[in-house]
RNA sequence: AUCUGGAGAGAGGCGACACGGCCAUACAUCGUAGGCCGUGACGUCCACCGAAGGGGAUAAUUCGUUGUCGGGCCUCGGCCCGAUGCGGAUCAAGCUCUCAGGUACCGUGACAGAU
Repeated sequence: AUCUGGAGAGAGGCGACACGGCCAUACAUCGUAGGCCGUGACGUCCACCGAAGGGGAUAAUUCGUUGUCGGGCCUCGGCCCGAUGCGGAUCAAGCUCUCAGGUACCGUGACAGAU
């Protein structure tokens, strides 16, 4: 790089725009206005998800120590090792936050497997 697998959460409410279809009233002579349905994207409001990305702390790792406990050595001055407390450095994740992203299908997709 390619292929395959791969979860979660409203097909939410409101608004107006574009396209298409239907209705049938008025004007009217093939159009205008109105109502309804569908699709697309936009704005806004509430609810929710976490596995694009991003943020956060914590574990681990490591350093120091004027603290405490235990063990060993000793020239009896003290030294070394371990545990713990305190402080610092560093700092993951599928943890956490929900900025971003997402909430029918499609699609995205951490991660896993194969080539």
This is a predicted structure of a 115-nucleotide RNA (Glycine riboswitch aptamer) from Bradyrhizobium sp. LTSP885.
The sequence is in RNAcentral, with records from Rfam and Ribocentre.
The same sequence occurs in records of 2 taxa.
NCBI's taxonomy places the organism under Bacteria, Pseudomonadota, Alphaproteobacteria, Nitrobacteraceae, Bradyrhizobium.
The prediction has a mean pLDDT of 78.
It matches the Rfam family "Glycine riboswitch aptamer". Its family is annotated with glycine biosynthetic process in the Gene Ontology.